[in-house]
Molecule: RNase P RNA; transfer RNA
Organism: Lachnospiraceae bacterium
RNA sequence: AGAGCAGGGUGAAUGGUCGCGCAGAGAGCAGUCUCUGUGAGGAAAGUCCGGGCUUCAUAGGGCAGGAUGCCGGAUAACGUCCGGCGAGAGUGAUCUCAGGACCAGUGCAACAGAAAUAUACCGCCGGCUGUGCCGGUAAGGGUGAAAUGGCAGUGUAAGAGACUACCGCCUCCAUGGUAACAUGAAGGGCACAUGUAAACUCCAUCCGAAGCAAGACCAAACAGGGAACGUAUAAGGCGGCCCGUCCAGUUCCCGGGUAGGUCGCGAAGAUUUUGCCGGCAACGGUAAAACAAGAUAGAUGACCAUUCCAGACAGAACCCGGCUUACAGCCCUGCUCGAAAG
RNA sequence: CGGCGAUUAGCGCAGCCCGGUAGCGCAUCUGGUUUGGGACCAGAGGGUCGCAGGUUCGAACCCUGCAUCGCCGACCA
Numbered sequence: 001a002g003a004g005c006a007g008g009g010u011g012a013a014u015g016g017u018c019g020c021g022c023a024g025a026g027a028g029c030a031g032u033c034u035c036u037g038u039g040a041g042g043a044a045a046g047u048c049c050g051g052g053c054u055u056c057a058u059a060g061g062g063c064a065g066g067a068u069g070c071c072g073g074a075u076a077a078c079g080u081c082c083g084g085c086g087a088g089a090g091u092g093a094u095c096u097c098a099g100g101a102c103c104a105g106u107g108c109a110a111c112a113g114a115a116a117u118a119u120a121c122c123g124c125c126g127g128c129u130g131u132g133c134c135g136g137u138a139a140g141g142g143u144g145a146a147a148u149g150g151c152a153g154u155g156u157a158a159g160a161g162a163c164u165a166c167c168g169c170c171u172c173c174a175u176g177g178u179a180a181c182a183u184g185a186a187g188g189g190c191a192c193a194u195g196u197a198a199a200c201u202c203c204a205u206c207c208g209a210a211g212c213a214a215g216a217c218c219a220a221a222c223a224g225g226g227a228a229c230g231u232a233u234a235a236g237g238c239g240g241c242c243c244g245u246c247c248a249g250u251u252c253c254c255g256g257g258u259a260g261g262u263c264g265c266g267a268a269g270a271u272u273u274u275g276c277c278g279g280c281a282a283c284g285g286u287a288a289a290a291c292a293a294g295a296u297a298g299a300u301g302a303c304c305a306u307u308c309c310a311g312a313c314a315g316a317a318c319c320c321g322g323c324u325u326a327c328a329g330c331c332c333u334g335c336u337c338g339a340a341a342g
Numbered sequence: 343c344g345g346c347g348a349u350u351a352g353c354g355c356a357g358c359c360c361g362g363u364a365g366c367g368c369a370u371c372u373g374g375u376u377u378g379g380g381a382c383c384a385g386a387g388g389g390u391c392g393c394a395g396g397u398u399c400g401a402a403c404c405c406u407g408c409a410u411c412g413c414c415g416a417c418c419a
Stems, first nucleotide, its partner, number of pairs: 002337009012307007020039008041313001045324002048322005053211004060243004065207005070084005085099001086097004100202002105200002107196003121141002123137006149167002152164003168190001169188003173184004215263004224254006236246002256418003269291001271290008308311001343415007352368004362399001370386005392408005
């Protein structure tokens, strides 16, 4: 120097001119103006999970339904993260896995094939009333994604876990480990015979629903009419059903009116950084420091100059923790292979 | 901003729940019928099942992630 693996950071910079949102101060009777400060992201995205917050009754319980699924831990919680186990891929660093249970039950397995969970098509062996039928046989052929554990021997009429060794599987024991599991020994001939649960299902654990257009308050305007159900045999209320409980009205349709303001809403929280302590780690504890986007038709922009590698994906709308997806270029850290070619 | 749904032939749709052959109508093409055309009759062609990955022997269908299109959602009496 090459080929690769894993992780992290950054996301053009500087100066000038004009412009926009918000906050503070000032000027003006007022519309408004001036000054100062501040103003997107690592994904702000998809809305795929989890939580805060708010309302639904400070009355809930059961069923149904949904989600997750090796083991242990972290966390407010999670389908996320960390550490391990097992299986698979790679020479390796390393990567991938929805990875409980088809001896509770049910379903499905097209076509091909004799037979798909039950079976004798060819073949092999034996018998006979002999060119076909009966019986035995899953070792061989053929079909298939899958065909009665694999392989070697014994055995037999031919064969067969019928028997034996090794491997696999199952049961049980010992040791190590919190556990998943690993290692070792003994036993079982394995008809307890296949696969599929991202098929129904079973088991274990968790889950009330809706969403800031949630919701609270103020102001303004208007016009009511009809239908259904119910008034105690219970309509409606925590959305499906049942029980319980609360209450006297509830729901829908047609028509009418307003489309204004304040709060929720951002200076502050499961926040970030650094040091120390505990832990392999995720993370936790502690001390110090830092952090002012906040609109409501919706601001965060445009132009010029210089430099370079010529600038990717992309724009907050209640807020956080994750996942997933998009992303030009540059930089950093750790690790693996190999000695071939020049 | 939030909540839902759809994507299968040129167009409109079924099939998906419960996996194995992709179908219906209109349209297109060919032949027949007709003097000719339409209608009618007979036949034929045409499909990355939106894209990618996974589960499975096997995926339009089951699961996951993307893409595109569409629908709904203010308050008062």